[in-house]
RNA sequence: AAGUUAUCAAGAAAGGUGGAGGGAAUAGACCCAUAGAAGCCUUGGCAACCCUUGGUCUACCUUUGUUAUUAAGGUCUAAGAAGGUGCUAAAUUCUACCAUUGCUUGGUUGAUUGUUUAUCAAGUAUCAUGGCAGAUAACAA
Numbered sequence: 001a002a003g004u005u006a007u008c009a010a011g012a013a014a015g016g017u018g019g020a021g022g023g024a025a026u027a028g029a030c031c032c033a034u035a036g037a038a039g040c041c042u043u044g045g046c047a048a049c050c051c052u053u054g055g056u057c058u059a060c061c062u063u064u065g066u067u068a069u070u071a072a073g074g075u076c077u078a079a080g081a082a083g084g085u086g087c088u089a090a091a092u093u094c095u096a097c098c099a100u101u102g103c104u105u106g107g108u109u110g111a112u113u114g115u116u117u118a119u120c121a122a123g124u125a126u127c128a129u130g131g132c133a134g135a136u137a138a139c140a141a
Stems, first nucleotide, its partner, number of pairs: 003139006013043005021032003026096004044088003049084002051080005059075005092133001097131004101125008110116002
C1' cells in the first nucleotide's frame, strides 16, 4: 500500500509569510479568491476517534479460573479534556455510475362507460434509501 470497523447535512478563526489560484481526481453546475487563493509558520478554537474518571452488568459477547460462586474487559451510559490524531466556507458544495422506492411523461399490452392491469424507456427526489468513490479515526499488517 491493500484490509476490517465506526463516523461524515452539527460544531469551530485570527495574525504573519506568500502572490494566483482554490473547493481530492475527470466533466458540468455553483461558489470562494488581488477587500489577497493554495502552501508554510504562530496562536486560538471545535469535536470527542484513541484517551481519563465514574455508573450499569437485568441482558449479550470475550478472556482467566472454578464443582460452583466470581474477576477483568467489551457492548451501553454520564462527566471530562492532560496527551496522540483530526478538523476549523458552503452536505464529503451538488450532480454523474449501479440497485431499490415514490412521482411524472411516453410506448407496448389485457380488460373498460369513466377507469385501470402488466411491462419497458426517459425524467425527477434539493435530506428518497443503499452501494461505489473519497475523508478521518481506531485496529491490524
This is a predicted structure of a 141-nucleotide RNA (SAM riboswitch aptamer (S box leader)) from Maribacter sp. PR1. NCBI's taxonomy places the organism under Bacteria, Pseudomonadati, Flavobacteriia, Flavobacteriaceae, Maribacter.